A computed fold for a 349-nucleotide part of an RNA from an uncultured bacterium, annotated as small-subunit ribosomal RNA, central domain.
Context: one part of a larger RNA
RNA sequence: CUGGGUGUAAAGGGCGUGUAGGCGGAGAUUCAAGUCAGUAGUGAAAUCUCGGGGCUCAACCCCGAAACUGCUAUUGAAACUGAAUCCCUUGAGUAUCGGAGAGGCAGGCGGAAUUCCUAGUGUAGCGGUGAAAUGCGUAGAUAUCAGGAGGAACAUCAGUGGCGAAGGCGGCUUACUGGGCUUUAACUGACGCUGAGGCUCGAAAGCGUGGGGAGCAAACAGGAUUAGAUACCCUGGUAGUCCACGCUGUAAACGAUGAUUACUAGGUGUGGGGGGACUGACCCCUUCCGUGCCGGAGCAAACGCAAUAAGUAAUCCACCUGGGGAGUACGGCCGCAAGGCUGAAACUC
Numbered sequence: 001c002u003g004g005g006u007g008u009a010a011a012g013g014g015c016g017u018g019u020a021g022g023c024g025g026a027g028a029u030u031c032a033a034g035u036c037a038g039u040a041g042u043g044a045a046a047u048c049u050c051g052g053g054g055c056u057c058a059a060c061c062c063c064g065a066a067a068c069u070g071c072u073a074u075u076g077a078a079a080c081u082g083a084a085u086c087c088c089u090u091g092a093g094u095a096u097c098g099g100a101g102a103g104g105c106a107g108g109c110g111g112a113a114u115u116c117c118u119a120g121u122g123u124a125g126c127g128g129u130g131a132a133a134u135g136c137g138u139a140g141a142u143a144u145c146a147g148g149a150g151g152a153a154c155a156u157c158a159g160u161g162g163c164g165a166a167g168g169c170g171g172c173u174u175a176c177u178g179g180g181c182u183u184u185a186a187c188u189g190a191c192g193c194u195g196a197g198g199c200u201c202g203a204a205a206g207c208g209u210g211g212g213g214a215g216c217a218a219a220c221a222g223g224a225u226u227a228g229a230u231a232c233c234c235u236g237g238u239a240g241u242c243c244a245c246g247c248u249g250u251a252a253a254c255g256a257u258g259a260u261u262a263c264u265a266g267g268u269g270u271g272g273g274g275g276g277a278c279u280g281a282c283c284c285c286u287u288c289c290g291u292g293c294c295g296g297a298g299c300a301a302a303c304g305c306a307a308u309a310a311g312u313a314a315u316c317c318a319c320c321u322g323g324g325g326a327g328u329a330c331g332g333c334c335g336c337a338a339g340g341c342u343g344a345a346a347c348u349c
Stems, first nucleotide, its partner, number of pairs: 004320003007303002012317001014201001016199002021194003025088001027086005033081002035077008049065006091191001092188003095184001098181001103177002106174004110154001115149004120144002125136002162169002206247006215241002220236004258316006266294007273286004298305002322349003331342004
């Protein structure tokens, strides 16, 4: 390189946006770059192949043919690809109508609970465990009640439910704002798909500066347990968890399943929409969009997947090539650091 693959064996980029590039809907006309056909030139000789011949044979040598699959020029063809022009509406988008939603961001508000403070009642315990002890409490705890402070999270509703590209998003309300869906079929007229680099976003932990700090809680201290116990259990407890701004850029970032398009039995739920009957609740239907379960063909090593494919096809990107060494070393780039990205070899089995 070819070939084969990527749910679980090695292998889908964490997600998006988009540059170059690759690929690309229906019709008409023209051109002729690709493509195809003819002709001409060239493609040195030797070599190779085939036929024949010479050294006794062979190696070797000689003669002839073919070939040198290519390139150049020229003449022509116009189906396909390409280029140019015109045109179309089904792909894509815009507009209109309607409705759903924890989508995002900023502000305001709320109640339950924990903790703390103050005051009252009240008295000897509380707490904790397998059992205890450390701890708290006569300087009045725990319990109970009233008032106050402060921070964080939003029980029930809540759901194999919804929204978002992913990470993720859950009290109520206001303002701003993104996306998707349905209806109408008015408008644009291929404007599309994918996407190396690039750029944006990106849980938790961590880092910088400044705030905040109720609960929880790495580290740490003590009490237990134990042969020991640098743990599991208990009592405390600091970073952190929260906010603002900035950095980090990783996860079992998972559906361990890249994106887009088309096609291919059924059955049963659920969310949004559309239609019908109905006063309404509710019921029925559904060519639509999403989200589950079961299951046939097919696929699969099996497990299983099965219209939300791991089926049948197409386009583009990413990635894999025995285990260990190793996601290490070195170099480069990025980062305040921690570290990240790229990423070997010797050796060994």